[in-house]
Context: one part of a larger RNA
């Protein structure tokens, strides 16, 4: 100087508390461990691995296994030779890769010289190739402490020195934010602001948007209009600016007015010096090592989907604040090649009827049968529909998670990737709460101080 303490002081955070809803019990989905297997490819491992890489494993993907094949190779450059096309079609063998045979087509420029370019094939070797190893050799990217308020430098001063000071102190703040003081005076990276978006107003512009008044129609349909809604550009608006109180006459804090919005207005993007030899050599790049008729390459089939079990994350439930039947409105994001024009477009809510507390008209697993779709192909191993079947489950032990407002909870909708496959991920809107006395305690963090046999 740090680090640590079941030392002290001050302060903060859904950290506790106060509340609401879950997980842990059931069935299923999904990931992981374990076991099994010819293979169940590999990585990720407390928080910060485990619906993670995977925005989608039937083949492909695919890296794994079995079998049967190739060896200058699926791909690149160079070199020698041959051909003039490359390509397309057919037949046979084969699981296919591949092998054998046949048909068709007959490159461009030209100084007419196999001269130039291009393409294909054959051979030889230089080389290719490797998702092989090392993330403890690395770059790049990322997680985490943590959007925590910190981390430093120049000059000066102090100290033999390591270092200190500044950055400590008194207040204050979300903040090393600001004020005051001070052997310090300044400065940098962070904080804040500048950026995007939502909320209010003005203005510009009215088509595909809108319709107040005037006509018209089944219908903003048409005439007309651009006031309103909306769209999308440019501006305005919030600054403790005003008033009162408080404070040291400061920074600020408390209350009030006005205001769409009030003290950072809500949300996002933005992540300092560093820590964890954190993660990734399987995105990519790359040093070294290793393989080179194989640890490379192409193919068929299988596997990644196994199943005494254990854990994580979810979905659906156990019902009457409900189920079922009928009726019944109202969205936004986004996508469709173009499209405010056309299309994809809600559900819960509400109303009526029924069920009457039961393993049930709850719950839907599992299984049998029949079909649809995608795709060469649904056996291993897809999704959906119909009929039948109707399991566990009656609110879940110890323990544990999320959330402070348009949030939690609840309801549906869209998108990416994708032939097909969503309870996942990322977005969108509808309905819409409860609680916070407080900081003693648990966890994490910041500042000062103290002890130390630790570095």
């Nucleotide at each position: 100087u740090g680090a640590c303490g079941g030392g002290g002081g001050c302060c903060c955070g859904c950290a506790c508390a106060a509340g609401c809803g879950g997980u842990g019990g059931a069935g299923c989905a999904u990931g992981u461990g374990g076991u099994u297997u010819a293979a169940u490819u590999c990585g990720a491992a407390g928080c910060a691995a485990c619906g993670c890489g995977c925005a989608g494993a039937a083949c492909c993907u695919u890296a794994c296994c079995a079998u049967g094949c190739c060896u200058u190779g699926a791909c690149a450059u160079c070199u020698g030779g041959a051909u003039c096309g490359c390509g397309g079609c057919c037949c046979g063998a084969g699981a296919g890769a591949u092998c054998g045979g046949g048909c068709u087509u007959u490159c461009a420029g030209u100084u007419c010289g196999g001269c130039u370019g291009g393409a294909u094939c054959c051979g030889a070797g230089a080389c290719a190739g490797g998702u092989g190893c090392u993330g403890c050799a690395u770059g790049g990217c990322u997680g985490u402490c943590g959007u925590c308020a910190g981390c430093u430098c120049g000059u000066g001063u102090c100290g033999u020195g390591a270092g200190a000071u500044g950055u400590u102190g008194g207040g204050u703040u979300a903040a090393g934010u600001c004020c005051c003081g001070c052997a310090a005076c300044g400065a940098g990276c962070g904080c804040a602001a500048c950026c995007c978006u939502c909320g209010c107003c003005u203005u510009u512009a009215g088509u595909u948007g809108c319709c107040a008044g005037c006509a018209u129609u089944c219908a903003g349909u048409u005439g007309g209009g651009c006031a309103c809604u909306c769209u999308a550009g440019a501006g305005g608006a919030a600054c403790c600016g005003c008033c009162g109180g408080u404070g040291a006459u400061a920074a600020g804090c408390c209350g009030g007015a006005g205001g769409a919005a009030g003290g950072u207005g809500g949300g996002g993007a933005u992540g300092a010096c560093g820590u964890c030899a954190a993660g990734u050599c399987c995105u990519c790049a790359u040093g070294g090592c290793c393989c080179u008729u194989a640890c490379g390459g192409g193919a068929u089939g299988g596997g990644c989907u196994a199943c005494a079990c254990a854990c994580g994350u979810g979905c659906u439930a156990c019902a009457a604040u409900g189920g079922u039947g009928g009726u019944g409105a109202c969205a936004a994001u986004g996508g469709g090649u173009u499209a405010a024009u056309c299309c994809c477009c809600a559900a819960a809510a509400g109303c009526c009827a029924u069920c009457u507390c039961a393993g049930u008209u709850c719950g839907g697993a599992u299984u049998g049968g029949g079909g649809u779709c995608u795709g060469c192909a649904a056996c291993u191993c897809g999704a959906c529909c119909c009929c039948a079947u109707g399991a566990a489950g009656u609110u879940g032990g110890a323990a544990u998670c999320g959330c402070u407002a348009g949030u939690a909870a609840u309801c549906g909708c869209g998108u990416a990737a994708c032939a097909g496959c969503a309870u996942g991920a990322c977005g969108c809107g509808g309905u819409g709460a409860a609680u916070a006395c407080g900081u003693u305690c648990c966890c994490g963090g910041g500042c000062c101080u103290u002890g130390u046999a630790c570095a």
Predicted 3D model of a 455-nucleotide part of an RNA (small-subunit ribosomal RNA, 3' major domain) from an uncultured Alphaproteobacteria bacterium. RNAcentral holds the full RNA, with entries from ENA and SILVA. The prediction has a mean pLDDT of 82. It matches the Rfam family "Bacterial small subunit ribosomal RNA". Its family is annotated with ribosome and structural constituent of ribosome in the Gene Ontology.